[in-house]
RNA sequence: CAUAAAAAAGGCAAACCCGCUGAAAAGCGGCGGCGCAAAACCACGGAUCUAACGCUUGGAAUGCUAUGAUCGCCGGGUUGCUAGGU
Numbered sequence: 001c002a003u004a005a006a007a008a009a010g011g012c013a014a015a016c017c018c019g020c021u022g023a024a025a026a027g028c029g030g031c032g033g034c035g036c037a038a039a040a041c042c043a044c045g046g047a048u049c050u051a052a053c054g055c056u057u058g059g060a061a062u063g064c065u066a067u068g069a070u071c072g073c074c075g076g077g078u079u080g081c082u083a084g085g086u
Stems, first nucleotide, its partner, number of pairs: 001085001003083002011036002017030005034072001040078003044075003047070003054064002
């Protein structure tokens, strides 16, 4: 440096449910394990979700919209354990 997850030491923790925050998406904590060789961190690019505020509308409907969210959607950046190889 690339590869791999067989072994060893470990790590993370899906869905459901409970509580809290939030307009919502979702996040945090607990339980619980679907899975993950980076399921560690970063919203940089794409993608997806929500639409409070704003715009539209006769209208609280509907529609549009991210400054909000998702890194366990993809790519990218940074860092890391083990093994054998170069």
This is a predicted structure of an 86-nucleotide RNA (c-di-GMP-I-GGC riboswitch aptamer) from a Deltaproteobacteria bacterium. The model forms 95% of the base pairs in the Rfam consensus. The sequence was found by an Rfam model in a public genome assembly. It matches the Rfam family "c-di-GMP-I-GGC riboswitch aptamer". Rfam links the family to the GO term cyclic-di-GMP binding. The prediction has a mean pLDDT of 86. The source organism's lineage runs through Bacteria, Pseudomonadati, Myxococcota and Myxococcia.